[in-house]
RNA sequence: UGUUGCAACAUCCCCGCGGACUGGGCCCUUCGGAAAGGCCGAAGGGUAGUGAGUCCGCUGCAACA
Numbered sequence: 001u002g003u004u005g006c007a008a009c010a011u012c013c014c015c016g017c018g019g020a021c022u023g024g025g026c027c028c029u030u031c032g033g034a035a036a037g038g039c040c041g042a043a044g045g046g047u048a049g050u051g052a053g054u055c056c057g058c059u060g061c062a063a064c065a
Base pairs, nucleotide, nucleotide: 001065002064003063004062005061006060007059013051014049016058017057018056019055020054021053022052023050025047026046027045028044029043030042031041032040033039
């Protein structure tokens, strides 16, 4: 320097940081259906510890070259 594996630090455990994409939660708006009050579907906007995944860059630890 590069490649691979990992996340020690953490107010139980899990969770290194930033960004992008896909899927999900919650809230709001619009339209349609049904029927009698909040069910189903589609579209748009907002939101966060989304305990889901993938990729890129970076930090740290270890191994290998």
Molecule: nadA riboswitch
Organism: Acidobacteriaceae bacterium